RNA sequence: CUCUUAUCCAGAGAGGCGGAGGGACCGGCCCUGUGAUGCCUCGGCAACCUGUUAACUUAAACAAGGUGCCAAUUCCGGCAGAUGUUCGUUCUGGAAGAUGAGAG
Numbered sequence: 001c002u003c004u005u006a007u008c009c010a011g012a013g014a015g016g017c018g019g020a021g022g023g024a025c026c027g028g029c030c031c032u033g034u035g036a037u038g039c040c041u042c043g044g045c046a047a048c049c050u051g052u053u054a055a056c057u058u059a060a061a062c063a064a065g066g067u068g069c070c071a072a073u074u075c076c077g078g079c080a081g082a083u084g085u086u087c088g089u090u091c092u093g094g095a096a097g098a099u100g101a102g103a104g
Stems, first nucleotide, its partner, number of pairs: 001104008013042005021031003025078004043070003048066002050063004074096001079093004
C1' cells in the first nucleotide's frame, strides 16, 4: 500500500514547548494569539486483540499486556432511493474516511 471483516448518535484533559493554522478531500459550518495543529509529560476513556474465570457453541464477568481514542454523531452534507412539493425536512442504504483483527 492492497484485500477481507467488525465497529463508528456512548465515553474520557491538565501542564510544558512552540507560534499559525486546523477540523482526511470538496461545499457548508465551526475551532483558533483567552495560543490552534503538532510534539513531550502526566492523567483518563473504552474494551478490538490478549489474559484469567465461568460456560460449552454463543456468548458472560473481571483485568488492562498490544493497539486506539480524549471539541462538535465520522461536526453536517457529497451518491442513490423513499417521504415531500419547489424551499426544504426526515428516513434507509451506499460511497469516502478512521480504528481493530486477519491475509497478501
Model confidence (mean pLDDT): 82 of 100. A computed fold for a 104-nucleotide RNA from an Anaerolineae bacterium, annotated as SAM riboswitch aptamer (S box leader). It was read from a public genome assembly, where an Rfam model found it. The source organism's lineage runs through Bacteria, Bacillati, Chloroflexota and Anaerolineae. It matches the Rfam family "SAM riboswitch aptamer (S box leader)". Rfam links the family to the GO term regulation of gene expression. Rfam's curators write: The SAM riboswitch is found upstream of a number of genes which code for proteins involved in methionine or cysteine biosynthesis in Gram-positive bacteria.